Record summary:
Predicted 3D model of a 460-nucleotide part of an RNA (small-subunit ribosomal RNA, 3' major domain) from an uncultured Chloroflexota bacterium. The full RNA is in RNAcentral, with records from ENA, Greengenes and SILVA. Model confidence (mean pLDDT): 82 of 100.
Context: one part of a larger RNA
RNA sequence: UGACGGGGGCCCGCACAAGCAGCGGAGCGUGUGGUUUAAUUCGACGCAACACGAAGAACCUUACCCAGGUUUGACAUGAUCCUGCAGUCCCCCAGAAAUGGGGGUCCUACGAGGGUGGAUCACAGGUGCUGCAUGGCUGUCGUCAGCUCGUGUCGUGAGAUGUUGGGUUAAGUCCCGCAACGAGCGCAACCCCCGCCGUCAGUUACAAGUGUCUGACGGGACAGCCGUCUACGAGACGGAGGAAGGCGGGGAUGACGUCAAGUCCGCAUGGCCCUUACGCCUGGGGCGACACACACGCUACAAUGACGAGGACAAUGCGCUGCAACCUCGCAAGGGGAAGCCAAUCGCGAAACCUUGUCUCAGUGCAGAUCGGGGGCUGAAACUCGCCCCCGUGAAGGUGGAGUUGCUAGUAACCGCGUAUCAGCUAUGGCGCGGUGAAUACGUGCCCGGGCCUUGUACA
Repeated sequence: UGACGGGGGCCCGCACAAGCAGCGGAGCGUGUGGUUUAAUUCGACGCAACACGAAGAACCUUACCCAGGUUUGACAUGAUCCUGCAGUCCCCCAGAAAUGGGGGUCCUACGAGGGUGGAUCACAGGUGCUGCAUGGCUGUCGUCAGCUCGUGUCGUGAGAUGUUGGGUUAAGUCCCGCAACGAGCGCAACCCCCGCCGUCAGUUACAAGUGUCUGACGGGACAGCCGUCUACGAGACGGAGGAAGGCGGGGAUGACGUCAAGUCCGCAUGGCCCUUACGCCUGGGGCGACACACACGCUACAAUGACGAGGACAAUGCGCUGCAACCUCGCAAGGGGAAGCCAAUCGCGAAACCUUGUCUCAGUGCAGAUCGGGGGCUGAAACUCGCCCCCGUGAAGGUGGAGUUGCUAGUAACCGCGUAUCAGCUAUGGCGCGGUGAAUACGUGCCCGGGCCUUGUACA
C1' cells in the first nucleotide's frame, strides 16, 4: 500500500422486512448429470454451466457409429507433359447410393490461345490437440462510483497528499474548507423511443376537403415562480401553474481492472499432430437410449370454475417458389376453385371480457397423461424420429417438506397476438406486441452483495 476480520462508524441495492404470484409434491416438454450404447459428436460446471452455443437434429445439418467407395482429392493457386477430346442432357448395365462401365445427341476453320479432361509434382484438406501460446468477441463484479495522471509539497524509502474533512446528491453530483493546484478515463449531458402542444406535408384513412391518423421539423421542464429550512452556499421540504416536475418513463451507452473466467466447434492465428487418412463422397444408424438425480418451463388439481350459445374491443409485425378475402366439399385438420395485394391501399388476425343457460363439490360435466382406431399436411422419404384433426380411452393430481425465486406501477399477476430460424416441426423456448390490471414498503437490528472513512493483523 492492499487484502481480510463472527472490529467500529456512515450510506446504498427487491438485500432483508411489508406484500403479491410462484418453484420445491403430480403429469408432460426441454436442458444437464449418471447409466447404457457400435455411436448415444463436442463445448459450457457456484453466483457468472444446466429452454446455454441450438433464431428449427427425419435425410441434409453432423462434427459420432457401422458399411461401401475414393486418393491432386468436394475446394484454391502454380509448374511440366498429354488431349478436339470434354461437360450438360438422354438411354442401357452393375450398385443401397456414391460411383464405375457402355452407347447417343450438340460445335469445329482440326490448329493455336483459352477452356475441359488426364498423368506427375508443389500442395490442398482436418469441427484433430493446446482458450495455460494468441487476436477478436463475450460473461462477471457493475450503471457499482469509482480508477488514475502532470506539477508542487511531505517522507531516507515503499509511498502519501490531491481523492481526506463538514454538508449534499442517483453519482469523485455539487458546495464549503484544506499544501495543494489543475487534468484525464468514468458520472451527467449530447443520441433513440414514449407522453403534451404547434408548424408544414397528405400516399393512405375518413370521406369531400377535413386531419382521427401518418411523417418531418420545432416548442416545452430549468429547482424557472412562491413559501419554509440551511452556512442564506450546494441543496432539501411543501405549494402554484402545467400533458409532464425535481434524473418525467424506457433504451442505447459498461472507467482502471478482476476471475491464466468462456470461446482454437463462428472466424482468424503460433506451435504440435494426421496425410491411400484424424482428408473426402455415399447409404443406414446415432445425437431422440432410460433404473435414476438435478435445473428451467408448460398444464393442472377446479365454482373468482368448466362447458354450450350469443355479443365486443388491440398493438407489434409478416406476406410473390408468399398472404389469401369470397365460394364450395369435409364434423374437423384440410382439399378444389378464385378476387385483391410487391401492400397506411389487399390479406393474415385476438383472448381474457360481457350477456345468458347447464353443472352443485364429486377424482366430478375438474384435469388431461397414456393407449387403441381412422384421417389430413409437408417432404424423394415421417419405422427408428414430424406436426395437425376426429372418435374412443381416460392416469397421476385434493395447493405441495426442508428450502427457494421473481417483482416497487401501467410494474407483478392474468390474457391472447406477432415474429426470426424454417419444406415441415417436436416452440410449452427466444425476442417483441398490445388487453385487463393489483397489493405492499413501518423501517435498516438481521441475511446477501456493494461504496467511503477508520482500526487490528503473525497474510501478500